[in-house]
RNA sequence: CACGACAAGAGCAAACCCGGGGUGACCCGGGGACGCAAAGCCACGGAUCCUGUAAAGCGAUGGCCGGGUUACCGAAU
Numbered sequence: 001c002a003c004g005a006c007a008a009g010a011g012c013a014a015a016c017c018c019g020g021g022g023u024g025a026c027c028c029g030g031g032g033a034c035g036c037a038a039a040g041c042c043a044c045g046g047a048u049c050c051u052g053u054a055a056a057g058c059g060a061u062g063g064c065c066g067g068g069u070u071a072c073c074g075a076a077u
Base pairs, nucleotide, nucleotide: 002077003074004073011036012035016031017030018029019028020027021026034063040069041068042067044066045065046064047061048060049059050057051056
């Protein structure tokens, strides 16, 4: 450096419920845990979704894939 253990310590938090925001995808806060070794961060490429007759975008999803970047721990290889 790769890798990722029925390891240790920490972290995040799906569905659903409550409150709020948004035309919407969806987001924020609280509860809650299905999962996650980057489920930390960046919409850069793809994908999906939303608005719109369309062009296009106030756009959405990083818990869809790839890429970039930073990082805790250390069994085996």

Record summary:
c-di-GMP-I-GGC riboswitch aptamer from Desulfuromonas sp. CSMB_57, 77 nucleotides, folded computationally. It matches the Rfam family "c-di-GMP-I-GGC riboswitch aptamer". Gene Ontology term of the family: cyclic-di-GMP binding. The source organism's lineage runs through Bacteria, Desulfuromonadia, Desulfuromonadales, Desulfuromonadaceae and Desulfuromonas.